[in-house]
This record gives sequence, structure tokens and C1' cells, in this order.
RNA sequence: UCGUGCUCCGGGGUCGGUGUAAGUCCGAACCGGCGGUGACAGUCCGCGACCCGUCGCAGCAAUGCGACGGUUGAUCCGGUGAAACUCCGGAACCGACGGUGAAAGUCCGGAUGGGAGGCAGCACGG
Repeated sequence: UCGUGCUCCGGGGUCGGUGUAAGUCCGAACCGGCGGUGACAGUCCGCGACCCGUCGCAGCAAUGCGACGGUUGAUCCGGUGAAACUCCGGAACCGACGGUGAAAGUCCGGAUGGGAGGCAGCACGG
């Protein structure tokens, strides 16, 4: 340095209000996976997760696994600079599905799961 196998790796509800009841509503609060990018990104370009479909395999079935495909949220203004929708200042915005005494990014659950990617670790081999 290359290859193979295994392991590891996601954050956040505090205070007040209303109410029979809310970590779900209202006011304030808090959080931000992975790769890329002339320079550091939740909001740029992609990937993953969730969800949907087709095919294959297993199964009596429910369903599970695999491959492929689809879907997939949200940003502007000013400043600096060679370069920034990434930095600084300001003002905004977004967040799967199922559950719940009442509507959830923050609670519970599928999930002791899956998974992108990693100049993260270990082992073996060239």
C1' cells in the first nucleotide's frame, strides 16, 4: 500500500400557558447521519434511512430475505475573500412511518434492526 473478514459509529423537550387530558397545541427552548464542493454546509450536488413497486428465493399463509427501480423536506440578505447558498453578521425555513387520554424532528415502537461512508479499530493474506 492492496485484498478479504469482523467490529464500531445519530443528536435533541427545559420553563411557562390552555386544558379532564399535551415532552404532541400556544410562547419561548433544543438537535442536525455520510461523501463531495476553489473555504468549514440540516437548506448546494449526491448517498443512506423511511415509504412504494417489480422480479427472484424461502414459506400453506402471514411474512422474511435478496436484486433492481421509484419516491424522498427546507435559504435568503449583507460583509470578508482569489475563491464561501459552506466562514462572519442578520433574518428565515425543514425534519419518514406506526402509536398516544390531544395533532410529535425531540416521547414510545418496528430497532439489541437496517445503512451510506469512514487517512475508526482488530484479524488474516498478498